[in-house]
The RNA shown here (Bacterial RNase P class A) has 400 nucleotides and comes from an Egibacteraceae bacterium. Its Rfam family is "Bacterial RNase P class A". Its family is annotated with ribonuclease P activity, dimeric ribonuclease P complex and tRNA processing in the Gene Ontology. Rfam classes the family as a ribozyme.
RNA sequence: GGAGCUGGCCAGGCGGUCGCGGUGAAGCCGAGGUUUCAUCGAGGAAAGUCCGGACUCCGCAGGGCAGGACGCUGGGUAACACCCAGGCGUGGUGACGCGCGGAACAGUGCAACAGAGAGUAGACCGCCAAGGGUCUCGGGUGCGGAGGUGCCCUACCGAGCGCCCCACGCGCUCGAGACACCGGCAAGGGUGAAACGGUGCGGUAAGAGCGCACCGGCGCCGACGGCGACGUCGACGGCCAGGUAAACCCCGUCCGGAGCAAGGCCAAGCAGGUGCGUCGAGGUGGCCCGCUGAGCACCAGGUAGGCCGCACGAGGCCGGCGGAGACGCCGGUCCCAGAUGGAUGACCGCCGCCCGGCCACGGUCGGGCACAGAAUCCGGCUUAUCGGCCAGCUUCCCUU
Numbered sequence: 001g002g003a004g005c006u007g008g009c010c011a012g013g014c015g016g017u018c019g020c021g022g023u024g025a026a027g028c029c030g031a032g033g034u035u036u037c038a039u040c041g042a043g044g045a046a047a048g049u050c051c052g053g054a055c056u057c058c059g060c061a062g063g064g065c066a067g068g069a070c071g072c073u074g075g076g077u078a079a080c081a082c083c084c085a086g087g088c089g090u091g092g093u094g095a096c097g098c099g100c101g102g103a104a105c106a107g108u109g110c111a112a113c114a115g116a117g118a119g120u121a122g123a124c125c126g127c128c129a130a131g132g133g134u135c136u137c138g139g140g141u142g143c144g145g146a147g148g149u150g151c152c153c154u155a156c157c158g159a160g161c162g163c164c165c166c167a168c169g170c171g172c173u174c175g176a177g178a179c180a181c182c183g184g185c186a187a188g189g190g191u192g193a194a195a196c197g198g199u200g201c202g203g204u205a206a207g208a209g210c211g212c213a214c215c216g217g218c219g220c221c222g223a224c225g226g227c228g229a230c231g232u233c234g235a236c237g238g239c240c241a242g243g244u245a246a247a248c249c250c251c252g253u254c255c256g257g258a259g260c261a262a263g264g265c266c267a268a269g270c271a272g273g274u275g276c277g278u279c280g281a282g283g284u285g286g287c288c289c290g291c292u293g294a295g296c297a298c299c300a301g302g303u304a305g306g307c308c309g310c311a312c313g314a315g316g317c318c319g320g321c322g323g324a325g326a327c328g329c330c331g332g333u334c335c336c337a338g339a340u341g342g343a344u345g346a347c348c349g350c351c352g353c354c355c356g357g358c359c360a361c362g363g364u365c366g367g368g369c370a371c372a373g374a375a376u377c378c379g380g381c382u383u384a385u386c387g388g389c390c391a392g393c394u395u396c397c398c399u400u
Base pairs, nucleotide, nucleotide: 001396002395003394004393005392006391007390008389009388010387012351013350014349015348016347017346018345020041021040022039023038024037025036026035027034028033029032043371047382048381050380051379052378053377054376055259056258057257058256062289063288064287065286067255068254069253070252071251072086073085074084075083076082087100088099089098090097091096101250102249107248108247109244110243124189125188126185127184128183131182132181133179134178135177136176137175138174139173140172141171142170143169144168145166147164148163149162150161151160153158197215198214199213200212201211202210216240217239218237219236221234222233223232224231225230263308264307265306266305272299273298274297275296276295282292283291284290315334316333317332318331319330320329321328322327352369353368354367355366356365357364358363
């Protein structure tokens, strides 16, 4: 110097004029308005309303079912789906990022396309001639059969029995060969995101953890380290198991519901009627129980004004201490929006940054400075965001 990673911060600045809302003081009047002065007046996300709480009400928060959320370990916190530290897996050269219960052997389910087969799966190509089968050749043998010959009966023919030889046919058997029809195999090819661990030797017809050696994984046992998740080492078992739980499900922890239009007070105004109900209406988030106990529902009529809640808070800043950190404790200091058709704005001057034009390179002219905007409050997460600053770290190159 280039490229990155993580964390934190700013969100144009200063001045002036006018305007808007709150609060306080003073003045004025027609008594709730107005004037003056002082002071305060959007955000890091005020947003999405996705989590967690405070607060309020519901007969008090109780039991069961159903349902929902969360999910490595330890810690932080009011709580959390947040934060910190660690573990394991995974991506990256690395700083670092991302993920996390049931190591989907409790069960059920699911998987487009391709593929033979997507799970105790499967055979398309391929391999196998050991087995069955078919065919060919050869040997042996049995039966049939042509021929020769011997014996016996015999005058001859002929019959019978045997031997030899042999075209040929049939059968049995042995051997050799051919064929993948039956069958065997899963090594190799091929498909796929994913196909039953790898290498070697043995083995076999061919093969295969089929057997063995080594390596890898898993399970189980033991020792050691760690609070723990887990890690290291050793022994044993051929056990060799695919993915998916943001599918059902299982296990553990937590959860009563509704929400500031909560809820309470004051004022104004009106007209009642019908039905149900102490033999239990109604309420208590869904259902059942339990609890409670006098109103409730519908129609008609009236009003739609004000106040509280509501701005001092798990509060900000500074310092100290404890802790590795999230965070906690102590002391000091500050008061910091409160609208309710809903204030927080407009203009001018100077400066800063960016873009464009001109240029005498000093300037000058024009434009722009994001995302967005409180509504009971707080802690988070997520999303949007012009431009920039700071700190720590990684990696590559160059120079010395």
The source organism's lineage runs through Bacteria, Actinomycetota, Nitriliruptoria, Egibacterales and Egibacteraceae.